[in-house]
Molecule: RNase P RNA; transfer RNA
Organism: marine sediment metagenome
Formats: sequence, structure tokens, C1' cells
RNA sequence: AGUCGGACCGGUGACCGCGGUCGUCCGUUCCCCGAGAGGUGGACGGGCGGUCGAGGAAGGUCGGGGCUCCACAGAGCAGAGCGCUGGCGAGAGCCAGGACGGGGCGACCUGUCGGUACAGGGCAACAGAGAGAAGACCGCCGAUGGCUGCGAUCGUUCCUCCUCGGAGGGGAUCACGGCACAGGUGAGGGUGAAACGGUGCGGUAAGAGCGCACCAGCGUCGGUGGCGACACCGGCGGCUCGGCAACCCCCGCUCGGAGCAAGGCCAAGCGUGCCGCGGGCUGCUCGCCCGAUCGGCCAGGUGGGCUGCACAGAUGGAUGGUCACCCACGGGACUCCGGUCCUGGGACAGAACCCCGCCUACAAGCCGACUCAC
RNA sequence: GGGCCGUUAGCUCAAUUGGCAGAGCAAGGGACUCUUAAUCCCUAGGUUGGAGGUUCGAUUCCUCCACGGCUCACCA
Repeated sequence: AGUCGGACCGGUGACCGCGGUCGUCCGUUCCCCGAGAGGUGGACGGGCGGUCGAGGAAGGUCGGGGCUCCACAGAGCAGAGCGCUGGCGAGAGCCAGGACGGGGCGACCUGUCGGUACAGGGCAACAGAGAGAAGACCGCCGAUGGCUGCGAUCGUUCCUCCUCGGAGGGGAUCACGGCACAGGUGAGGGUGAAACGGUGCGGUAAGAGCGCACCAGCGUCGGUGGCGACACCGGCGGCUCGGCAACCCCCGCUCGGAGCAAGGCCAAGCGUGCCGCGGGCUGCUCGCCCGAUCGGCCAGGUGGGCUGCACAGAUGGAUGGUCACCCACGGGACUCCGGUCCUGGGACAGAACCCCGCCUACAAGCCGACUCAC
Repeated sequence: GGGCCGUUAGCUCAAUUGGCAGAGCAAGGGACUCUUAAUCCCUAGGUUGGAGGUUCGAUUCCUCCACGGCUCACCA
């Protein structure tokens, strides 16, 4: 100068203040008993005393559980979430580990994880010849086929000429050249994020896993270690099969919906509304009546209390302030370098049904282990 | 408290299997006009709210954060 882990979230005292609760006293009011005086109990307000009163994140509301109501025969579809291994757990979380990446000299930090993308569909702009088992723009070759030059040989079956036996042309074959027309070539150039392994030797017309050696990857077989993911070693196969599933999809597992403004009880107030459904009167239809224990629609009314609700607690919401000393920290002055004095601020943030996890915010300092530099 | 939605140019909004971010109004300049308005032509203006990730490539897909809205018409 850093990395990781842990603990803490200033302490003590005095005074003033806030909220809950318990006890006690006083006042107001209500119900009940009583003829009355008075008494028991409840609610509200106040005094005194006791006791309790924020966090590691109470936060974001991201994932769940409890609790409550609604729905539900069972199963499936649709939709959503998760996905390496082992352990714990209700869990998607935690701890330890594995594989593949990224950062740092280092201690260490950090991202991802089912599917050989061989079940299938889809995507890859621009550039480029070609973007999926593709492709010939430049370049290389042009073995083979084609065209052509020169030479040799064959043959007189074709044509022309003549002095009848030859000459010329055409033809066939072979060798050596030329052209780069068909074609071959994925080595080289060039394009791109990505172009169907790399290096070398052989091979070839030129080339190419075309063949071989080594290396890399993949598949497969065997062995060793590990609970396992997996790692290491060896053999075999030229097998070389690309990327994206934080695109659809496939496989496996999980999930009914809504939320304490849920819900329950009480009080007050408001439609004897309309439609459906059910029941009754009836032999049937119409009609009439009933429905607190059925559903929907539109109106109307209230917006109060208790509970749910807690060893903080709810109510538009308490948990604070001042002073002194101490604790570290910053700044300044003095210094006999031991300290002394003055001054400043003490992070992030604040419960609201409860709990677990995740994520985010957070000043200064403390403890332990480790790394780098001098 | 719970639940839900949005953020793209100065304003209002577009942008689909992920492939050069656009339109209208406003602004600036020019033309027309005696001048202005209207009309026509041209131009500038963007950290797609921020950060990280997947991907060759992100307004778009994934994660976290910030801000705003749902004014008794999201809730008893």
C1' cells in the first nucleotide's frame, strides 16, 4: 500500500421530554345494585412510582413460508420460476467443492452452469465469391477433355493434281510446347464477430486428413483417485461434427388466487331496485309470495369501535434533546517532544401482521490471518 | 402499508422474430411578401433514466438501482 474473515454501530452520569404497560391516587362520565347514604365494574383525562421501548440493514418489495379469506373430484393443457456435485434446510438460500471464462504482480475477487444445439424449427445486419455439412472473386493448376503450333510415324480407306507412280491437303497415333475454353483446387490473398483443426514431411497437374508423425479437440474402451460433479494416465477411431437455448423448443422438479386496507365481532346508516337461480301455492301455464343461510348488475349509505396484534408497537405513526467527563477521528496553536490547550463533526438509516433468504446504502476506527514493495 | 405501471430529441409519441434510432410540433437558416402570419425547402439537436451481464451486435433479452405516476377512478 492492499486482500480476506470477525466484532461494533460510541460509553457513563445529571436534567428535561415522548410512547406502551403495571400499581396507586384524583377528576369526569356510563351501566348495574340500593329507599337513601353509598358500593362493584367499565371508558376517558391527569399526578406519582416501577418496568419496557429500533436495525444490521427495520430499506427495496426481489424470492418464499406462516396466518386469513375465496375457489377446488381427479388428471391434463396453458402460464410462471428453477436447473453442475455433496451436505444442511420448507426453500430458488447457505457452506464446501467441480468445470469453463474475466480481472489483479500477488494475497484474492468475480461471471456462468440440464440439452455433444445428433428430436425439430429459427437467427447471423453490413461486408464478402461463399454464412452452414457452404463457396471459385483474385491466385494456382489445367493431369483429363477441348482448341492450336512444330516434329515423327502410320495409311493410301477420303479429296485435288498429273508425266500413273508420286506430290499436296485432310485423317489417325505418339512426343514436346502454347492457350486458359470446359474443368480441378478450400493450400495462399481478400471479406467478416465467425469461412469446416495446427505444424512438418510425403504426395499431387495443382491441392487437400489424401497418407504419416507430433500437438489440440471430440467420441469410445480400460485403469487409478474421489461419496460425487470431475481429474489424471493409457489404448482405439481421421471422427474434425462451428456459434446463439438470458430465441422458440425438449427433459426434470416446483407452483390454485388474493392479501392484515386479509379476515372476524359490534354499532350506525342505507334499495322491501332489476335480472337469473331455487323453494312454495297449482294437474299444467301465467301470476303471486318467500329466499339471513344463492349469483350478477346498477344505485344508496358509512368511513366508527374492538379484535387479528406480539416481553417495542399503531394511533397519520413514540424510541428524542441539552450539559459534563471519557472514547476513537479531523483541523489549528504551543511545546521541555512526554504531551497540553482550543475547536469541529460521530456514517447509512429508521419498525407497522410475523418470520426466513436475497439485493441495495453505509463515516471513522478495532481484532485476527495473509499478500506486495522498500 | 400492500399491489400495479411507466422512463426514447425541448414537448407529445413511434420503432418485433435483436441488425444504420425516426415522425409531428417547437428551434435555427433560406424562399415567397412592402412586413408578419400561413405555405414550401434545408439544417442542427439522442449517454434510448443509470450500472452490470448474454450476444459478433441491445431501445429490444437478463439482473440490480434511481426517479415518476396510479388525487377518494387500484384497495376498507